The RNA shown here (c-di-GMP-I-GGC riboswitch aptamer) has 95 nucleotides and comes from Marinobacter lipolyticus SM19.
RNA sequence: CACGAUAAUGGCAAAACCGUCGAAAGGCGGUGACGCAAAGCGACCGGCCUAAGGCUUUCUUGGUAUAAGAAGCUACGGCAGCGGCGCCACCGAAU
Numbered sequence: 001c002a003c004g005a006u007a008a009u010g011g012c013a014a015a016a017c018c019g020u021c022g023a024a025a026g027g028c029g030g031u032g033a034c035g036c037a038a039a040g041c042g043a044c045c046g047g048c049c050u051a052a053g054g055c056u057u058u059c060u061u062g063g064u065a066u067a068a069g070a071a072g073c074u075a076c077g078g079c080a081g082c083g084g085c086g087c088c089a090c091c092g093a094a095u
Base pairs, nucleotide, nucleotide: 002095003092004091011036012035016031017030018029019028020027021026034081040087041086042085044084045083046082047079048078049077053074054073055072056071058070059069060068061067
């Protein structure tokens, strides 16, 4: 350095529920533990989620307009507990 014990000392906290922020995805705090050896940090690559705003003008309403609603597309919004990558880090059996 790789690696990762039925080791030691510690750590994190899924779902659900409550509060709060947000259009949503989701974030944060509390309760709570499914799990985690980087479940520490970073959206750079792939992937996934959402669609406020924007675009399309397909559908409906309406009856002529720079309209409303629906639908489709879209990340500049998210997920680091999806994979890769980068940075940093506690412990030390075996190899």
Lineage of the source: Bacteria > Pseudomonadati > Gammaproteobacteria > Marinobacteraceae > Marinobacter lipolyticus.